Small-subunit ribosomal RNA, 3' major domain from an uncultured bacterium, 471 nucleotides, folded computationally.
[in-house]
Context: one part of a larger RNA
RNA sequence: UGACGGGGGCCCGCACAAGCGGCGCAGCAUGUGGAUUAAUUCGAUGCAACGCGAACAACCUUACGUGGGCUCGACAUACACUGGAUCUGGGCUAGAGAUAGUCUUUCCCUUGGUGGCUGGUGUCCAGGUGGUGCAUGGUUGUCGUCAGCUCGUGUCGUGAGAUGUGGGGUUAAGUCCCGCAACGAGCGCAACCCUUGUCUUAUGUUGCCACCAUUUGGUUGGGGACUCAUGAGAGACCCCCGGGGUGAACUUGGAGGAAGGUGGGGAAGACGUCAAAUCAUCCUGCCCCUUAUGUUCAGGGCUUCACACCUGCUACAAUGGUCGGUACCACGCGUGUGCGAUCCUGUGAGGGUGUGCUAAUCUCUGAAAGCCGGUCGCAGUUCGGAUUGGGGUCUGCAACUCGACCCCAUGAAGUCGGAGUCGCUAGUAAUCGCAGAUCAGCAACGCUGCGGUGAAUACGUUCCCGGGCCU
Numbered sequence: 001u002g003a004c005g006g007g008g009g010c011c012c013g014c015a016c017a018a019g020c021g022g023c024g025c026a027g028c029a030u031g032u033g034g035a036u037u038a039a040u041u042c043g044a045u046g047c048a049a050c051g052c053g054a055a056c057a058a059c060c061u062u063a064c065g066u067g068g069g070c071u072c073g074a075c076a077u078a079c080a081c082u083g084g085a086u087c088u089g090g091g092c093u094a095g096a097g098a099u100a101g102u103c104u105u106u107c108c109c110u111u112g113g114u115g116g117c118u119g120g121u122g123u124c125c126a127g128g129u130g131g132u133g134c135a136u137g138g139u140u141g142u143c144g145u146c147a148g149c150u151c152g153u154g155u156c157g158u159g160a161g162a163u164g165u166g167g168g169g170u171u172a173a174g175u176c177c178c179g180c181a182a183c184g185a186g187c188g189c190a191a192c193c194c195u196u197g198u199c200u201u202a203u204g205u206u207g208c209c210a211c212c213a214u215u216u217g218g219u220u221g222g223g224g225a226c227u228c229a230u231g232a233g234a235g236a237c238c239c240c241c242g243g244g245g246u247g248a249a250c251u252u253g254g255a256g257g258a259a260g261g262u263g264g265g266g267a268a269g270a271c272g273u274c275a276a277a278u279c280a281u282c283c284u285g286c287c288c289c290u291u292a293u294g295u296u297c298a299g300g301g302c303u304u305c306a307c308a309c310c311u312g313c314u315a316c317a318a319u320g321g322u323c324g325g326u327a328c329c330a331c332g333c334g335u336g337u338g339c340g341a342u343c344c345u346g347u348g349a350g351g352g353u354g355u356g357c358u359a360a361u362c363u364c365u366g367a368a369a370g371c372c373g374g375u376c377g378c379a380g381u382u383c384g385g386a387u388u389g390g391g392g393u394c395u396g397c398a399a400c401u402c403g404a405c406c407c408c409a410u411g412a413a414g415u416c417g418g419a420g421u422c423g424c425u426a427g428u429a430a431u432c433g434c435a436g437a438u439c440a441g442c443a444a445c446g447c448u449g450c451g452g453u454g455a456a457u458a459c460g461u462u463c464c465c466g467g468g469c470c471u
Stems, first nucleotide, its partner, number of pairs: 007471007015461002019424005026314004031309003034305002042053002064300001066298005073125001078123007089104006107116002127289002130287003137282001138278003141274001143272001148187006154163003167178003193266004198234007208223002212221002237260001240254005303443001316417001320376007332364001334362001338357002343352003383414001388409007430453007
């Protein structure tokens, strides 16, 4: 000077408390450990690994194991020697295929060359998801969006260092004010950026429809008022008033206002910490392999299963299940033979047809919870849906290992979960559906967004956890 203390003081945070809903029980899904295996490829391991890399493992992917092949090589450049076509397309034969053989098709520019293209041999070399993240770059997590971390000059101290940055207030904030041997400055804080909430203005098509007609379908004529969309502006600053406060910073109540004290949300993450993570995104030093640790193909594995753990989904029902009727979103995606209306057909998944749409026009798309009726009557049930049998649909070269979905039958555990533990302070929790990325299909109950319905509670800071300042 730091760090630490079951030392002290002050302060903050869903940290506790007050509440609401979960997990921990059950079944299933997913990831991991372990076990197994020829292989179950590799990495991630307290918070900060475990629905993580993976925004998609049937083949491919694929890195793993088994077996079959190749060796200047699947891929790049150059040189030397030698040959002429090579590639593509189609057919045949052998083979699991890679591959090998064969039939057909076949050279170009010409400055006549050491040309282009290409086969073979040889050599510099290629190649490596092999090792080291404790050799590195780059990127990322975390403390933490916590309020801190420093510098110049001056002053003090023999010096390490101190001061500034400590003191009194205040703030979300080293935010600001006062005071002060300090005076200033930088990186952070805040603001500038995006989005959302109100109004004005400009423009009205594919959007809208108050008024006039209308075939009652914004359909058509018409209209620009309204909604909405896209631009440009305004608006919030403790500005105004009262109280408190040092005539301060600021704080508390009120007015006006769509919004009030950072309006809500996002992006943005200081100096540093953890030899934190990543050599398997990529780059890269060194080491290692070079007829193999490279490369190619087939089929297998990554999908196993006495068990244990994490994260989810579905439940255990009546605030419910089921049947019928009926209403209202937003964000997005789509001619990559994509979204696919309508009609026909099938109990259904689907199939046939294929209007329209390169999209504010058409389609995905009739959202679901909700509301109105009927039924069930507290049961392992008309709850719950696992598992299994049979039959199908779709994608794809191919669903046996190992896809999703549909129909009929089957109908397991489960009656609210021990110790413990997690999330959340408002359009939040809870609950309900919808869309998208990846993508032929899909193991998505995951992830990222979108809207619908919509709470309870916060006395307070003694205690648990983490953090900040002073001592």